[in-house]
Context: one part of a larger RNA
Molecule: small-subunit ribosomal RNA, central domain
Organism: uncultured bacterium
RNA sequence: CUGGGCGUAAAGGGCGCGUAGGCGGCCGAGCUUGUCCGAUGUGAAAGCCCGGGGCUUAACCUCGGAAGUGCAUUGGAAACGGUUCGGCUUGAGUGUCGGAGAGGGUGGGGGAAUUCCCGGUGUAGAGGUGAAAUUCGUAGAGAUCGGGAGGAAUACCAGUGGCGAAGGCGCCCACCUGGACGAUGACUGACGCUGAGGCGCGAAAGCGUGGGGAGCAAACAGGAUUAGAUACCCUGGUAGUCCACGCUGUAAACGAUGAGCACUAGGUGUAGCGGGGUUUUAAACCUGCUGUGCCGCAGCUAACGCGUUAAGUGCUCCGCCUGGGGAGUACGGUCGCAAGACUAAAACUC
Numbered sequence: 001c002u003g004g005g006c007g008u009a010a011a012g013g014g015c016g017c018g019u020a021g022g023c024g025g026c027c028g029a030g031c032u033u034g035u036c037c038g039a040u041g042u043g044a045a046a047g048c049c050c051g052g053g054g055c056u057u058a059a060c061c062u063c064g065g066a067a068g069u070g071c072a073u074u075g076g077a078a079a080c081g082g083u084u085c086g087g088c089u090u091g092a093g094u095g096u097c098g099g100a101g102a103g104g105g106u107g108g109g110g111g112a113a114u115u116c117c118c119g120g121u122g123u124a125g126a127g128g129u130g131a132a133a134u135u136c137g138u139a140g141a142g143a144u145c146g147g148g149a150g151g152a153a154u155a156c157c158a159g160u161g162g163c164g165a166a167g168g169c170g171c172c173c174a175c176c177u178g179g180a181c182g183a184u185g186a187c188u189g190a191c192g193c194u195g196a197g198g199c200g201c202g203a204a205a206g207c208g209u210g211g212g213g214a215g216c217a218a219a220c221a222g223g224a225u226u227a228g229a230u231a232c233c234c235u236g237g238u239a240g241u242c243c244a245c246g247c248u249g250u251a252a253a254c255g256a257u258g259a260g261c262a263c264u265a266g267g268u269g270u271a272g273c274g275g276g277g278u279u280u281u282a283a284a285c286c287u288g289c290u291g292u293g294c295c296g297c298a299g300c301u302a303a304c305g306c307g308u309u310a311a312g313u314g315c316u317c318c319g320c321c322u323g324g325g326g327a328g329u330a331c332g333g334u335c336g337c338a339a340g341a342c343u344a345a346a347a348c349u350c
Stems, first nucleotide, its partner, number of pairs: 003322004007304002012318001014201004021194003025088007034080001035077008049065006091191001092188003095184004103177007110154001115149007125136002162169002206247006215241002220236004258317006266295011299306002323350003332343004
């Protein structure tokens, strides 16, 4: 290079936007760069192949011929690829109408609960566990009532419900703002798909500066348990968890399943929108599109399972794998304040 692969065996990039590149709908006309056909030249000798000859044969040698994927020139073809021009509407996008949604951002507001503070009532316990103890409490705790402060999270509704590209998003209101979907079929007329680099987003933890700190809680301390107990259990408790700005850029970032398009039985639930249906328009029922689940035919699969949300059947483009360990390590480079991240071997060994 090729081949075979990537749900669970090694292998889908965490996710998006998009550059180059690759690939690309229907009709007509032109060109002929790819493509195809012919001709000419070239394609050294030797070798390979065919025929003949020479060593007694063969190997070997020798003569002749053929072949020679290729290249150049030239004549032609125009279906396909390319390109130019013209046209089309089904791909893609726009407009109009409509409803759904924890999609994102900012500001404001609410109630429940925990904790703390103040005050009232009240007295000897409370707390915690398998049992205890550390701990709190006669300087009045726990319980209970009233008042106040503060931080964080938003019970029920809540649903294999919804939204988002992924990470993720859940009290209420307002403002700003992204996307998807249904209906309509007015407009543009291939404007498309993918996407090496690149740019952006990216849970938690962690880092920097400043704030905040109720609860929880690494570290830490103590009490238990135990042979020990640097744990599991208990009492405390600091970073952190929260906010603003900046950094980090990872994950079982998972559907362990890249994106797009087309095709290939059905059944059943659910979410959004529509058509038919229908008495005074609610519903049943029939039906279209989009999403999200379950079951399942064909087919696929090593099996498990997947099965119109494919892991089926095909096409396009990207990423990745190539025995285990060494190792996602060393070295080098890039990035980072650091922690470290990304890129990524070899010796050796089985």